Model confidence (mean pLDDT): 84 of 100. This is a predicted structure of a 1503-nucleotide RNA (small-subunit ribosomal RNA) from a metagenome.
RNA sequence: AGAGUUUGAUCCUGGCUCAGGACGAACGCUGGCGGCGUGCCUAAUACAUGCAAGUCGAGCGAGAAAGAUCGCUUCGGUGAUUGAUUAGAGCGGCGAACGGGUGAGUAACGCGUAGAUAAUCUACCCUUGGGAUUGAGAUAACAUCUGGAAACGGGUGCUAAUACCGAAUGAAGCGAUCAAUAUGGCGAUAGGUUGUUAAAGGGGGGCAACUCCCGCCUGGGGAUGAGUCUGCGUUCUAUCAGCUAGUUGGUGGGGUAAAAGCCUACCAAGGCAUAGACGGAUAGUUGGUCUGAGAGGAUGAUCAGCCACACUGGCACUGAGACACGGGCCAGACUCCUACGGGAGGCAGCAGUAGGGAAUAUUGCGCAAUGGGCGAAAGCCUGACGCAGCGACGCCGCGUGAGUGAUGAAGGCCUUUUAGGUCGUAAAGCUCUGUAAAGAGGGAAGAACAUCUUGUAGUAACGUGCAAGACUGACGGUACCUCUAGAGUAAGGACCGGCUAAAUACGUGCCAGCAGCCGCGGUAAUACGUAUGGUCCGAGCGUUGUCCGGAAUGACUGGGCGUAAAGGGUGCGUAGGCGGACAUAUAUGUCAGGUGUGAAAUCCCCGGGCUUAACCUGGGAACUGCGCUUGAAACUGUAUGUCUAGAGUAUGUGAGAGGUAAGCGGAAUUCCCGGAGUAGCGGUGAAAUGCGUAGAUAUCGGGAAGAACACCAGUGGCGAAGGCGGCUUACUGGCGCAUUACUGACGCUGAGGCACGAAAGCGUGGGGAGCGAACGGGAUUAGAUACCCCGGUAGUCCACGCCGUAAACGAUGUAUACUAGAUGUCGGGCUUAAUUACUAGCUUGGUGUCGUAGCUAACGCGAUAAGUAUACCGCCUGGGGAGUACGGUCGCAAGAUUAAAACUCAAAGGAAUUGACGGGGGCCCGCACAAGCGGUGGAGCAUGUGGUUUAAUUCGAUGCAACGCGAAGAACCUUACCCGGUCUUGACAUCCUCCUGACGAUAAUUAGAGAUAGUUAUCUUCUCUUCGGAGACGGGAGUGACAGGUGCUGCAUGGCUGUCGUCAGCUCGUGUUGUGAGAUGUUGGGUUAAGUCCCGCAACGAGCGCAACCCUUGCUGUUAGUUGCCAUCAUUAAGUUGGGCACUCUAGCAGGACUGCCGAGGUUAACUCGGAGGAAGGCGGGGAUGACGUCAAGUCCUCAUGGCCCUUAUGACCGGGGCUACACACGUGCUACAAUGGUGAGAACAGAGUGAAGCUAAGCAGCAAUGCCAAGCAAAUCACAAAAAACUCAUCCUAGUUCGGAUUGGAGUCUGCAACUCGACUUCAUGAAGCUGGAAUCGCUAGUAAUCGCGGAUCAGCAUGCCGCGGUGAAUACGUUCCCGGGCCUUGUACACACCGCCCGUCACACCAUGGGAGCUGUUCUUACUGGAAAACGUUGGGCUAGCCUUCGGGAGGCAGGCGUUAAUGGUGAGGAUAGUGACUGGGGUGAAGUCGUAACAAGGUA
Repeated sequence: AGAGUUUGAUCCUGGCUCAGGACGAACGCUGGCGGCGUGCCUAAUACAUGCAAGUCGAGCGAGAAAGAUCGCUUCGGUGAUUGAUUAGAGCGGCGAACGGGUGAGUAACGCGUAGAUAAUCUACCCUUGGGAUUGAGAUAACAUCUGGAAACGGGUGCUAAUACCGAAUGAAGCGAUCAAUAUGGCGAUAGGUUGUUAAAGGGGGGCAACUCCCGCCUGGGGAUGAGUCUGCGUUCUAUCAGCUAGUUGGUGGGGUAAAAGCCUACCAAGGCAUAGACGGAUAGUUGGUCUGAGAGGAUGAUCAGCCACACUGGCACUGAGACACGGGCCAGACUCCUACGGGAGGCAGCAGUAGGGAAUAUUGCGCAAUGGGCGAAAGCCUGACGCAGCGACGCCGCGUGAGUGAUGAAGGCCUUUUAGGUCGUAAAGCUCUGUAAAGAGGGAAGAACAUCUUGUAGUAACGUGCAAGACUGACGGUACCUCUAGAGUAAGGACCGGCUAAAUACGUGCCAGCAGCCGCGGUAAUACGUAUGGUCCGAGCGUUGUCCGGAAUGACUGGGCGUAAAGGGUGCGUAGGCGGACAUAUAUGUCAGGUGUGAAAUCCCCGGGCUUAACCUGGGAACUGCGCUUGAAACUGUAUGUCUAGAGUAUGUGAGAGGUAAGCGGAAUUCCCGGAGUAGCGGUGAAAUGCGUAGAUAUCGGGAAGAACACCAGUGGCGAAGGCGGCUUACUGGCGCAUUACUGACGCUGAGGCACGAAAGCGUGGGGAGCGAACGGGAUUAGAUACCCCGGUAGUCCACGCCGUAAACGAUGUAUACUAGAUGUCGGGCUUAAUUACUAGCUUGGUGUCGUAGCUAACGCGAUAAGUAUACCGCCUGGGGAGUACGGUCGCAAGAUUAAAACUCAAAGGAAUUGACGGGGGCCCGCACAAGCGGUGGAGCAUGUGGUUUAAUUCGAUGCAACGCGAAGAACCUUACCCGGUCUUGACAUCCUCCUGACGAUAAUUAGAGAUAGUUAUCUUCUCUUCGGAGACGGGAGUGACAGGUGCUGCAUGGCUGUCGUCAGCUCGUGUUGUGAGAUGUUGGGUUAAGUCCCGCAACGAGCGCAACCCUUGCUGUUAGUUGCCAUCAUUAAGUUGGGCACUCUAGCAGGACUGCCGAGGUUAACUCGGAGGAAGGCGGGGAUGACGUCAAGUCCUCAUGGCCCUUAUGACCGGGGCUACACACGUGCUACAAUGGUGAGAACAGAGUGAAGCUAAGCAGCAAUGCCAAGCAAAUCACAAAAAACUCAUCCUAGUUCGGAUUGGAGUCUGCAACUCGACUUCAUGAAGCUGGAAUCGCUAGUAAUCGCGGAUCAGCAUGCCGCGGUGAAUACGUUCCCGGGCCUUGUACACACCGCCCGUCACACCAUGGGAGCUGUUCUUACUGGAAAACGUUGGGCUAGCCUUCGGGAGGCAGGCGUUAAUGGUGAGGAUAGUGACUGGGGUGAAGUCGUAACAAGGUA
């Protein structure tokens, strides 16, 4: 410090997710030791049991027992002393208000911070004054009687005090009053006078006087602690906007320690609030803690400060202090006891229990230390505290060994497997060490006070001070040290697709599963599970949860708003915010110094102590804050004075669809009347509905009505926006320019507020020509509730009143200033100009286009900013849910406005790029259409396919680009399929062991369908040798490694092939350009068959393609003449032979064609057109040749090959069958339907091939297929071999025929072991359909189509197929509108699996959350009434009554009791808020491939 994720790729916006740190944690797996910390976050739920607050006999009265000692004894006891300064109770004092717990409540002076208290208190403590005189009456304990189950009492009687009370004294306290000081008041102050208020004793020493100590009373001061008040700070919510009657203030009274409506009576009507009152929700608060660079954000365990609470609610008492956790009273709930009458209780103290929960410990030891209470002290008490126990809960430290050791062992795993790699120096082995744990021994510090003893100083003495000694340890079997033995007792967890360090094998097969995000898994998973290996941490490792960070993703530091989310529809204006120039003063903000405070701890720095660290600790710094004070005066504020540049006013002048009202005008439409006129009109893609013979439309004249204002008219004008358009008049708003004069900052913005605000819509009343939602009809259509047509109501118009919204858009808030230009246009002014007009220049205000800098993600903006700045307002924070629900406000309604959440997704989005696509555009090409010729589709047959059938009908190929395809040839074989019979190391290959030199071959033979199994006969190896044998070779048997597989996967592959397409394209280097994907080049103007060439150009070059080079054909030359040829000569039946090589031909080598020449056009180009010459002319014809790529195209059954599968079978052999089936459908062909023909007869002309298991001549036989015999030829020699159509002659005469030949019967031939299933051919007979073929569809542009025959491969045989060959030999092309395919440019796009794309809504089903809902049930608050416990206050007090007074009668005072006021829980009614639930219902979301349509994206087919 960043990374992953939207896309085919890119940049941006934007969310989601991850890597870090932390935790009072929990869970999973694992677990050796120690130190230091830490441990109910949930039920402030309920609690058994024990303990947690007592102490003082030196305040007081009273006072046991056991035991011990002694005495007596009848041995049963009993007395005394001691125990005893005792125990347990009581009166009294102090404490119990601390310490400890918890965080329910509380949004508050509760807390924090800084102050105030001149408005206060403070026990114990310190200090400093003064005092303590004299009396009285009770009461508990106790005794006795008595009630009650108990708790707990009641009566009578006795007694003490540091308990209680009276009197005295008393001031510096308190009250009143007077005076003075001072500064007017308030107030203050040891001034004066007057009133009033105190006390308690105990202990020690001393003979005593007295003295010491502890207490007591009353003052002053201090310290400590506390109360109260104030400024500032302190969560969310406006879908809480108004709240408040003790409320705000005053006066009198009361009350408190103390100010105060704190309380009360009266008076006044105030007080608070958008700087957020009131209400609701949540919450103890701070120091701090976690995180962060910081600013911040989150948090408030442990430790420390403050607050609040103590079962719930209320109340007071005591006291210095409480409205009191382990006190009281009352009420309530709950639990317990009960004799049913009545009582008892409060763990949010420490342990512990139940419950809740994912989850949190021992009913431990000790007061040794620290601290607290009481006490003079010893001491007692102390679950505070110190320790120990439990928990890896956290932090820190240590260990689980070290060195050496290569047969790189065994074993595991992997692989390309005669082997290699890895675990791995790892192990074993050898040599060492001894931490921790175990055992044994030693052994600190925490301990010093106090007390006691001794000494000493001092005192009259005690007390007191100092010194020494003694005594005191829960932890503790402590820490620590030494020794012993022995590597012996001690390693796991997660992860390994990317982010993110670390990969392989097997298993699984969209299953099981994983997953933080992206995403893995559908048979080769580095992502699941296991193993091996590796990586990271390590007594831990992971997961989950939460917080901060990353997130600049709420932006103060530090974001945005044209198109991504986001400018309010527009203006006026209130509060608020901000504000021109100069001068003076001030000191609010601001800045500087000083000072007080900012508790300690924490964090940081420097040290110190535990072996180190964590931890503990000393000092410092810091605590960024607040208060006080002293200064500064630039800026801000404030005050005063002045100015004119902002703003405004006056004067002159100008333009304008600015607004409102009234009046007027013509054109057009429709309707009405009249004339004239006849059969249609109208409408559409085409029609129909409709109108019209009752006279329409078209036409002329007249009239009526309503609405809108052609031309002018213009990115022209005006207005704040909405908006405004015939003409005239009236009223009226704003704006520009010019000139001077005036006012003197009067300004800008603007939350709320107010006003205006298109269209549609609403209300009332008019009006209604045209147009026209709804509606009706006609069409279209699968449907058509639409688009088109004919009608047509609201509405559109007017008046008044609502509504208040729009893509109300420049998708751009208002105002001001600054920052290059160029060019239009609308207003005004000045100059040119002595006058007028045009023009030009300058200037000013609007409105446009282009453009520099700059900005922007890009597009773009660019003085009319989206640039540079300032001021103020509005708004945004992922998509959906949703601008929706609920609530509020407004509205007559429609609805508007304000405005969520649950849930769900990992995207949604902007701009630009490359493609692809378009029922977008432009240009161009192709037998693409058109123009032609011939076919297919109809018939019969052949062949292939689908389907069906079958034991099997083997398998593959499936739009073009499968279907006479693999198959260039299924009777057996082939053959892969089916049935049956057989074999199991195998039909085929290599290795090992044993046996054997024979197996075997040939011939014959037996069984069998054959494979196979036997029998007989004949024949039968090699090399070396030490002569034993060994080796090779062949065979047999055996064993296992293996063979074998046309079994699966062409979606694991290689190779090969098809296709777009022989289309003209596809790319690269360097440069340039863009943030980038990319672009440029390759686009443009021409041209071409062509990215072919030329020109231009930020491109310049290059590669693969095109073309050419290759083959063939067309012309010529030359060389060579056998098997070819024959002009001349001779010869023959015949180029047969001699001869010859001129010609033809053959096959080598050359030539030839290049827009080379001429003309025209064209840019002096490329090139095109025409011409000449030429065998051939503009690539001459044909072939081979197939760029980058596309289709997961085809092929695992050609071959090769990964993986999987079978292994007495999915392998191998054999016989037979099948691949040849047949209601049917399709493709490709053949033959035809006839006279351009059939038949018969005659007689011509090719090319290219093939031939030895072959071609076969001639001859003979047969009607023929063919057979017999037999030359030649391994071929320019011989053979196949006859070419056929054509031509000539004859016949047939338009018919199912002398067309056509299917089908069937008979007889044969050939091949072959074998023609039954299932061959071809011959011949005789038979003689089917068919008379030119519907919709549709195919081929072909010249030696082509059409037509005719010939050859070859395969092959024993089998050709209508395929591959070749030649013969005869046309027609047509105007042209590119349309169909199909393709190329280039451009445009749109929501497509990128790329239009066979994407995608919307209803309905149906399932699930989820949510709104409404007759209601129902809780919680909470308010209010009215009722009721009224304890308590307090007031009043009364007839009953009762120690202290004081008394005249002795009584009184004062007090108590019980009564009444009243206030008053908690409660009751009743009403209302508000909130939560749960509810038949039914509304929409929403998510789901596998459901249904119906096709709304959007292209002109998306109606933008």